This is a predicted structure of a 62-nucleotide RNA (c-di-GMP-I riboswitch aptamer) from a Gammaproteobacteria bacterium.
[in-house]
RNA sequence: GUUUGAGAAAGGCAAAUCCAGCCAAAGCUGGAGACGCAAAGCUACGGGUCCUCGCUUCCUCC
Numbered sequence: 001g002u003u004u005g006a007g008a009a010a011g012g013c014a015a016a017u018c019c020a021g022c023c024a025a026a027g028c029u030g031g032a033g034a035c036g037c038a039a040a041g042c043u044a045c046g047g048g049u050c051c052u053c054g055c056u057u058c059c060u061c062c
Stems, first nucleotide, its partner, number of pairs: 012037002017032006
């Protein structure tokens, strides 16, 4: 490294929602919960559809 055991065994993560707290916002933390994920695990690099602030353009209203 390959094959078989393995249509395993044992596990991991965890949506929506609810509760509590933080918070200008996007959101975050903990608990409950489990839609699901062999990557919804790891590493490196890069990007962003979200929010804030600002600018520009178009449309609508005044």
The coordinates come from a structure-prediction model, not an experiment, and the mean pLDDT is 81. It matches the Rfam family "c-di-GMP-I riboswitch aptamer". Its family is annotated with cyclic-di-GMP binding in the Gene Ontology.